Two RNAs folded together computationally: RNase P RNA and transfer RNA, 438 nucleotides in total.
RNA sequence: GGAGUACGCCGGGCAGUCGCGCGCCGUAACGGCGUGAGGAAAGUCCGGGCUUCACAGGGCAGCGUGCAGGAUAACGUCCUGUCGGGGUGACUCGAAGGAAAGUGCCACAGAAACAUACCGUCCCGGUACGGUUCGCCGUGCACGGGACAAGGGUGAAAUCGUGAGGUAAGAGCUCACGGAGCGUCGCGGUGACGCGCGCUCGGGUAAACCCCACGCGAAGCAAGAUCGCUCGCAAGCCCCUUCGGGGGCGGACGGCCCGCCCGAGGCGAGCAAUAUCGCAACGAGCCGCUCGGCGACGAGCGGCCCAGAGAGAUGGCUGCCACCGCGCAAGCGGUACAGAAUCCGGCUUACAGGCGUACUCCGCGC
RNA sequence: GGCGACGUAGCCAAGUGGUAAGGCGGAGCUCUGCAAAAGCUCUAUUCCCCAGUUCGAAUCUGGGCGUCGCCU
Repeated sequence: GGAGUACGCCGGGCAGUCGCGCGCCGUAACGGCGUGAGGAAAGUCCGGGCUUCACAGGGCAGCGUGCAGGAUAACGUCCUGUCGGGGUGACUCGAAGGAAAGUGCCACAGAAACAUACCGUCCCGGUACGGUUCGCCGUGCACGGGACAAGGGUGAAAUCGUGAGGUAAGAGCUCACGGAGCGUCGCGGUGACGCGCGCUCGGGUAAACCCCACGCGAAGCAAGAUCGCUCGCAAGCCCCUUCGGGGGCGGACGGCCCGCCCGAGGCGAGCAAUAUCGCAACGAGCCGCUCGGCGACGAGCGGCCCAGAGAGAUGGCUGCCACCGCGCAAGCGGUACAGAAUCCGGCUUACAGGCGUACUCCGCGC
Repeated sequence: GGCGACGUAGCCAAGUGGUAAGGCGGAGCUCUGCAAAAGCUCUAUUCCCCAGUUCGAAUCUGGGCGUCGCCU
């Protein structure tokens, strides 16, 4: 100098002026002061706080997750490792349990898609022909019985691959190298797993049913609580009783069953250009420093208070500067994606341009 | 704001792992003197889009885009 990898950050600035929402102050009209979008506020894909149903219980069904250890309020997130894939490397990607528990499926083609043999190879018998030293030998077959799975062909996939030995022909049948699976095995590691030893060689598919392990009650702030007006329903029935109560029917109740609750000042509906709270300034909060940890993160100390609704504000203009584009110039145009709605932690998706830190590879110079 | 369903030809639609039915419409041909009707043939190769699983995806899984419905 070039090419990259990982992580973090900014994403127009300042001033003036006219407006809008919210809060506070001033007696009201109105005025003053303060404050007012994001890293994704988005998708609503996960997890939690919170609220109601029983301060949420048991079972079934259902749903989700799926290497190990940790972090966390929790997670499908994050960190550190293991194994596998990619890269010379920094580094990166992985829905990464089980197909040797069972069931299903594997179109077309092919003999056969999980228990089989079409062409084929070989043996024995039979038979035909030929030869014969008469013992038999050789060659053949729309024949019978058997052995085999090497080769051909089909397919996405054909019984572990390649080579050698072996055999009537063959075959993990044996051997060498390689691969896969299993183990009350040995050593190391918390563990995933690694190395070794032994045994085995049994197609694929679980983002098919399923099995195993772990987790999940349901709904959602338009949840829900309180207040105003109007209307409606109302809660009981039977049996036993020692009069305390118990049982059954019934009501209410998340998909079902069990269980729980109910005999009450309760339940339901309607109205309001929807009153007050939830809800907005105390929080899993933000910033800085120190310490512990490889790290995610945690602890301590100090400082700070930070949008918010009627489903509704957060903007416009002017000047200067920064950057980009066009133009010889004067100048003109533009400044990404986007926009809170109960609140947090994540993931995913969108994003013009720019900055910083660490590391890797290549080339050159000293 | 929250919750749910759907997307297949110009339109309506079937199809839920094995290569996309059917109807309306459109184009061409036959028939006819010319039309209508009828008959025949054709009309999807990006099943809304992008990835993945599988030998194979409209179908299964993840993400995105769009449309519709319900909740005071």
It holds a member of the Rfam family "Bacterial RNase P class A". By type it is a ribozyme. Gene Ontology terms of the family: ribonuclease P activity, dimeric ribonuclease P complex and tRNA processing. From the family's description: Ribonuclease P (RNase P) is a ubiquitous endoribonuclease, found in archaea, bacteria and eukarya as well as chloroplasts and mitochondria.